[in-house]
RNA sequence: GGACGGGUAGCUCAGUUGGUAGAGCACGUGACUGAAAAUCACGGAGUCGGCGGUUCAAGUCCGCCCCCGUCCA
Numbered sequence: 001g002g003a004c005g006g007g008u009a010g011c012u013c014a015g016u017u018g019g020u021a022g023a024g025c026a027c028g029u030g031a032c033u034g035a036a037a038a039u040c041a042c043g044g045a046g047u048c049g050g051c052g053g054u055u056c057a058a059g060u061c062c063g064c065c066c067c068c069g070u071c072c073a
Base pairs, nucleotide, nucleotide: 001072002071003070004069005068006067007066010025011024012023013022019056027043028042029041030040031039049065050064051063052062053061
């Protein structure tokens, strides 16, 4: 330098044919307990890597750029 895959909550990831951004774990509060753990209930947290474009509407489609991984050179 080239090809491919990936970047979404603190972490691991899902998100279908473009139509309200989610799950598990973690964290906080409450219940339970003599006190914890476990369990149960509730809750907070996202400029969806960046900038543009298309569209009534973009995590999703298009262009450029940045970062990570694998392969080729």

The RNA shown here (transfer RNA) has 73 nucleotides and comes from a Planctomycetota bacterium. NCBI's taxonomy places the organism under Bacteria, Pseudomonadati, Planctomycetota. It matches the Rfam family "tRNA". The prediction has a mean pLDDT of 82.